Predicted 3D model of an 89-nucleotide RNA (Glycine riboswitch aptamer) from Antarcticimicrobium sp. The prediction has a mean pLDDT of 81. It matches the Rfam family "Glycine riboswitch aptamer". Its family is annotated with glycine biosynthetic process in the Gene Ontology. The source organism's lineage runs through Bacteria, Pseudomonadati, Pseudomonadota, Alphaproteobacteria and Antarcticimicrobium. It was read from a public genome assembly, where an Rfam model found it.
[in-house]
RNA sequence: CCCGAACACGCGGGAGAACCGGCCGAUGGCCGGUGCCGAAGGAGCAACCGCCCCGGAAACUCUCAGGCCCAAGGGACCGUGUGUUCGGA
Numbered sequence: 001c002c003c004g005a006a007c008a009c010g011c012g013g014g015a016g017a018a019c020c021g022g023c024c025g026a027u028g029g030c031c032g033g034u035g036c037c038g039a040a041g042g043a044g045c046a047a048c049c050g051c052c053c054c055g056g057a058a059a060c061u062c063u064c065a066g067g068c069c070c071a072a073g074g075g076a077c078c079g080u081g082u083g084u085u086c087g088g089a
Base pairs, nucleotide, nucleotide: 002088003087004086005085006084007083008082009081010080011079012078013077018034019033020032021031022030023029024028035068036067037066041064042062043061044060048056049055050054
């Protein structure tokens, strides 16, 4: 220098899902009822894996949380750049 992995940050992409009623300072916001969504987080089962007394485990499942006009924000995950660390040739 090159390749791979992990972490952090920056940039780009990034889905799903409502209606009714009431109130207010009214193209918005709040409250109530019912319904809905899954890709923050959380929880559960489990293929599988491991150092196998036990533990780690999903984009599956549940919706506690969160979200459900547009916008904003958030957003798993993917790509990319930089930095650090580890390993390899």